RNA sequence: CGCUCAUCCAGAGCGGUGGAGGGACAGGCCCUGUGAAGCCGCGGCAACCGACGAGUUCGGUGCCAAUGCCUGAUCGAUGAGAG
Repeated sequence: CGCUCAUCCAGAGCGGUGGAGGGACAGGCCCUGUGAAGCCGCGGCAACCGACGAGUUCGGUGCCAAUGCCUGAUCGAUGAGAG
C1' cells in the first nucleotide's frame, strides 16, 4: 500500500502547553479566545488481539461533543488476518 473479515444509534475528560482552527471529503449543521488543532501528564471508557495467575486480572491497540453529527459516494475509521 491494496485485499479479506468484524464493528461503527451504548460508553468515557481534567490539568499543562499552544494560540486558530476543528468535526476525513462535498453540501448542510455544529464546536471553538468562556481557548480549536497538535503535543505532554494523569484519569476514564471499551473489550478487537495476546498471556496465564482465569480475574471486573495483566499486556498490545483503540476511543473519551453531537448516531461515523446529518445526507451522499465507487466514502471513512478502528481492530484482526493473509500478502
A computed fold for an 83-nucleotide RNA from an Actinomycetes bacterium, annotated as SAM riboswitch aptamer (S box leader). The sequence was found by an Rfam model in a public genome assembly. Its mean pLDDT, the model's own confidence on a scale to 100, is 85.